[in-house]
């Protein structure tokens, strides 16, 4: 190199979970680590807390309400990149 095997994306179905998504079944876009680790960084979601922010109610203090916004906490993605550990065939 070839050949055997391998994985399984999007759809859709079932079931979980607020959700991001995850299983499982179909299915094959596309993978040489699309085997494993959320450790960095990056996207995503928010039932949480804080802050900004708009709205309203008051003479103020302050109270109520909204959530597209930050920042914490939380969660998820390794098939977005790095980093870690392993690892199948392999003719002349």
């Nucleotide at each position: 190199a070839a050949a055997g095997g391998g994985c399984a994306a999007a759809c859709c179905c079932a079931g979980c979970g607020a959700a991001a998504g995850c299983u499982g079944g179909c299915g094959a876009c596309g993978c040489a680590a699309a085997g494993c680790c959320a450790u960095g960084g990056g996207c995503c979601g928010c039932u949480g807390g804080c802050g900004a922010c708009c709205g309203g109610a008051g003479c103020a203090a302050u109270c109520c309400g909204g959530g597209a916004c930050g920042c914490c906490g939380u969660g998820g993605c390794u098939g977005c990149c790095a980093g870690g550990c392993u690892g199948c065939c392999g003719a002349a």
The RNA shown here (c-di-GMP-I riboswitch aptamer) has 92 nucleotides and comes from a soil metagenome. Rfam family: c-di-GMP-I riboswitch aptamer. About the family: GEMM was predicted in a large-scale screen for bacterial structured RNA regulatory elements. The RNAcentral record of the sequence draws on MGnify. Of the family's consensus pairs, 95% are formed in the model.